[in-house]
Bacterial RNase P class A from Sulfurivirga caldicuralii, 378 nucleotides, folded computationally.

RNA sequence: AAAGCGGGCUGGGCAGUCGCCGGUCUUUUGAUCGGAGGAAAGUCCGGGCACCGUAGAGCAGGAUGCCAGCUAACCGCUGGGCGCCGUAAGGCGACGGAAAGUGCCACAGAGAGCAGACCGCCGAUGGCCCUUUGGGCACAGGCAAGGGUGAAAGGGUGCGGUAAGAGCGCACCGCCCGACUGGUAACAGUCGGGGCAGGGUAAACCCCAUCCGGUGCAAGACCAAAUAGGCACACAUGCAGCCUUUGCUGCACAGCCUUGCUCGGGCUGGUGUGCGGGUAGGUCGCUUGAGGCCUGCCGUGAGGUAGGCCCUAGAUGAAUGGCUGCCACCUCUGCGCGGGCAGAGGUACAAAACCCGGCUUAUAGGCCCGCUUUCACU
Numbered sequence: 001a002a003a004g005c006g007g008g009c010u011g012g013g014c015a016g017u018c019g020c021c022g023g024u025c026u027u028u029u030g031a032u033c034g035g036a037g038g039a040a041a042g043u044c045c046g047g048g049c050a051c052c053g054u055a056g057a058g059c060a061g062g063a064u065g066c067c068a069g070c071u072a073a074c075c076g077c078u079g080g081g082c083g084c085c086g087u088a089a090g091g092c093g094a095c096g097g098a099a100a101g102u103g104c105c106a107c108a109g110a111g112a113g114c115a116g117a118c119c120g121c122c123g124a125u126g127g128c129c130c131u132u133u134g135g136g137c138a139c140a141g142g143c144a145a146g147g148g149u150g151a152a153a154g155g156g157u158g159c160g161g162u163a164a165g166a167g168c169g170c171a172c173c174g175c176c177c178g179a180c181u182g183g184u185a186a187c188a189g190u191c192g193g194g195g196c197a198g199g200g201u202a203a204a205c206c207c208c209a210u211c212c213g214g215u216g217c218a219a220g221a222c223c224a225a226a227u228a229g230g231c232a233c234a235c236a237u238g239c240a241g242c243c244u245u246u247g248c249u250g251c252a253c254a255g256c257c258u259u260g261c262u263c264g265g266g267c268u269g270g271u272g273u274g275c276g277g278g279u280a281g282g283u284c285g286c287u288u289g290a291g292g293c294c295u296g297c298c299g300u301g302a303g304g305u306a307g308g309c310c311c312u313a314g315a316u317g318a319a320u321g322g323c324u325g326c327c328a329c330c331u332c333u334g335c336g337c338g339g340g341c342a343g344a345g346g347u348a349c350a351a352a353a354c355c356c357g358g359c360u361u362a363u364a365g366g367c368c369c370g371c372u373u374u375c376a377c378u
């Protein structure tokens, strides 16, 4: 100097003027303080909170999927292991099981799962021919080592052996089983034994392990007002016991609730359907929180803990804005030896609606920190 990797901050500033919303003070006029993000977005996850459910059991369904931690929790985050990519810094992982079973692997190819002979190799033994110490053919038979097809071809490389071959034998690697060592563990290493289960795919069905009430601020609570507690139809109002009666209890029936179904449980005694009428207004929920910032200590880290400081929008067809001037940054043009000057244009993605922790997506530009590789000089 160039090219990369990881992390963090910011993403316009100042002044004037007019206007809007909330809080506090003020009899009033008015004064003063504050007022949209790092993603507010997507609604993908997890919760807080509210209401319902006697909150239970089974089946179904859904989610997660290496190990250990953090957290209120999570499909999040941190660290580690393994695999893949990259020279590296680093990045990605939908990362349990293929020896429980089923399915799929197009096309090409002989053959793609308990498969197979296209081109080939051998022809020791048998066969045929010529010949006769033999030679030839490649028919029977043997092979899957060589070539070809394919993403993938029944472990790989090498040596021996064989008629030619083949884990047929051996060495190493791979695979399986066992023991030991290190580690909390996932795993890693060493040693021993075994010729050894015939590939991939579970982001196919499936098996295994763990977990899972529902609905959602349009939740929910309160106040006020108004109308026609209107009309029609269907079903049901049964039985038994106690009791002087009113009534009570049980069974049956009907309806409702309990995620989907079943069982169980609870509530009601009238329920369901259709037509028609009134209201749709106000207050709360609504912003003090698993809150933010600073410092110390513990931890590799995510985080934890102790102390101190701070209060930072609550709108409701929906406030947080409009105008002017100067400055900042970027791009282009012109001038200048240069510092720089002048002019023109532009300044990203975007807008709270109960709140919080994550993930994902969008983002003009500016700045900072650490690391890797290459080149040049010293």
Stems, first nucleotide, its partner, number of pairs: 001374010012327007020035006037349001041360002044358005049216004056263004061212005066080005081095001082093004096207002101205002103201003118147002120143003125140002127137004155173006174196001175194008220284004230275006238251005253269006291310008328347008

Its Rfam family is "Bacterial RNase P class A". The family's RNA type in Rfam is ribozyme. Rfam describes the family as follows. Ribonuclease P (RNase P) is a ubiquitous endoribonuclease, found in archaea, bacteria and eukarya as well as chloroplasts and mitochondria. Gene Ontology terms of the family: ribonuclease P activity, tRNA processing and dimeric ribonuclease P complex.